[in-house]
RNA sequence: GGGCCUGUAGCUCAGCGGUCAGAGCAGGGGACUCAUAAUCCUUUGGUCGUGGGUUCAAACCCCACCGGGCCCA
Numbered sequence: 001g002g003g004c005c006u007g008u009a010g011c012u013c014a015g016c017g018g019u020c021a022g023a024g025c026a027g028g029g030g031a032c033u034c035a036u037a038a039u040c041c042u043u044u045g046g047u048c049g050u051g052g053g054u055u056c057a058a059a060c061c062c063c064a065c066c067g068g069g070c071c072c073a
Base pairs, nucleotide, nucleotide: 001072002071003070004069005068006067007066010025011024012023013022018056027043028042029041030040031039049065050064051063052062053061
């Protein structure tokens, strides 16, 4: 330098162009217990990497850039 994959909650990841963007773990509160752990209930947390474009409508499609990974040279 070229190609491919990838970026969504603190972490690991889901998420057919249309619903309020979700789960598990983690965090807060509560129940249980003499107490802790475990378990159960409940709850907080997101400018969907950035900027632009297409569309009535974009996390999702297109372009550029940024970060990470792999391959080729």
Predicted 3D model of a 73-nucleotide RNA (transfer RNA) from Prosthecobacter debontii.